[in-house]
Context: one part of a larger RNA
RNA sequence: CUGGGCGUAAAGGGCGCGCAGGCGGCCGAGGAAGUCCUCUGUGAAAUUCUGGGGCUCAACUCCAGAGGGUCAGGGGAAACUCCACGGCUAGAGACAGGUAGAGGCGAGUGGAAUUCCCGGUGUAGCGGUGGAAUGCGUAGAGAUCGGGAAGAACACCGGUGGCGAAGGCGGCUCGCUGGGCCUGUUCUGACGCUCAGGCGCGAAAGCGUGGGGAGCAAACAGGAUUAGAUACCCUGGUAGUCCACGCCGUAAACGAUGGGCACUAGGUGCCGGGGGGCGUGAUACCCUUCGGUGCCGAAGCUAACGCGUUAAGUGCCCCGCCUGGGGAGUACGGCCGCAAGGCUGAAACUC
Numbered sequence: 001c002u003g004g005g006c007g008u009a010a011a012g013g014g015c016g017c018g019c020a021g022g023c024g025g026c027c028g029a030g031g032a033a034g035u036c037c038u039c040u041g042u043g044a045a046a047u048u049c050u051g052g053g054g055c056u057c058a059a060c061u062c063c064a065g066a067g068g069g070u071c072a073g074g075g076g077a078a079a080c081u082c083c084a085c086g087g088c089u090a091g092a093g094a095c096a097g098g099u100a101g102a103g104g105c106g107a108g109u110g111g112a113a114u115u116c117c118c119g120g121u122g123u124a125g126c127g128g129u130g131g132a133a134u135g136c137g138u139a140g141a142g143a144u145c146g147g148g149a150a151g152a153a154c155a156c157c158g159g160u161g162g163c164g165a166a167g168g169c170g171g172c173u174c175g176c177u178g179g180g181c182c183u184g185u186u187c188u189g190a191c192g193c194u195c196a197g198g199c200g201c202g203a204a205a206g207c208g209u210g211g212g213g214a215g216c217a218a219a220c221a222g223g224a225u226u227a228g229a230u231a232c233c234c235u236g237g238u239a240g241u242c243c244a245c246g247c248c249g250u251a252a253a254c255g256a257u258g259g260g261c262a263c264u265a266g267g268u269g270c271c272g273g274g275g276g277g278c279g280u281g282a283u284a285c286c287c288u289u290c291g292g293u294g295c296c297g298a299a300g301c302u303a304a305c306g307c308g309u310u311a312a313g314u315g316c317c318c319c320g321c322c323u324g325g326g327g328a329g330u331a332c333g334g335c336c337g338c339a340a341g342g343c344u345g346a347a348a349c350u351c
Base pairs, nucleotide, nucleotide: 003323004322005321006320007305008304012319014201015200016199017198021194022193023192025088026087027086028085030083031082033081034080035077036076037075038074039073040072041071042069048066049065050064051063052062053061054060091191092188093187094186095184096183097182098181099180103177104176105175106174107173108172109171110154114150115149116148117147118146119145120144121143125136126135162169163168206247207246208245209244210243211242215241216240220236221235222234223233258318259317260316261315262314263313266296267295268294269293270292271291272290273289274288275287276286277285300307301306324351325350326349333344334343335342336341
């Protein structure tokens, strides 16, 4: 002294809800389980330690003392933890009034564009590339005008912007619905924080059944390129992409940074709200305050890069995770899944 760590070196669970568990605000009075003091008993001897003695020394040995316990019992203390009680309002919640928003779900609806179909005009090309070719076109394409059909996505606004726990969310209208923020300080009176298991949510791809299918486009086919070209480029093109319902449960699910609370210089921009000043008033401007979101930076931290009141600073509480590289996120087993596979997760061996 009684691990050290997790932004980038190994390491934050993808996200939330939450039982058990852990932890828990202020005041009063009580109890005395933890805690502390004291006494008694016990903790055999040997061993250990201290002092001293004996073998010439030492090892060894003898004598005395000390030490040694989540120990038991008695007595006592009440600051802290705990228990029960009473009270409080600064935590948390409720209520009222406002407020911003691509938060979610459902229904409806709009225009541009694309493709296809029909018709008009019109004639020899169009398309594509580095250059070409495959392809399309005299059975009339491409271009252009009119009409119709379909599906998908929503230009500008649009932001260094907003909302959401995360995944994520963007035309417009309506309905249903979640959360946040501000103001008031009316009410409850610690009702809180975190959370192993558990439950739910969870991009894309993928799976099942049914629908839909314009554009795009794995696979596939052809044309090029090339030594080859199972690619990059081009012409086509099916799953899929879309909808409903049910699965899957993964990701560079990233801020590669778990959540909560408190504290610790400032400067500047943006978003939402409140108060005040100027002003008749609205807007604008200035001051201030609360919440959010960026940038720059004191102290401090950091291996450095950098972080820096949105901490990676200073502390406390709770959870998850790491422990050399490869083997390996593999094998085996278990659980889950229709499957694909997911979760859990080694060892031999080797450097």
This is a predicted structure of a 351-nucleotide part of an RNA (small-subunit ribosomal RNA, central domain) from an uncultured bacterium. The coordinates come from a structure-prediction model, not an experiment, and the mean pLDDT is 89.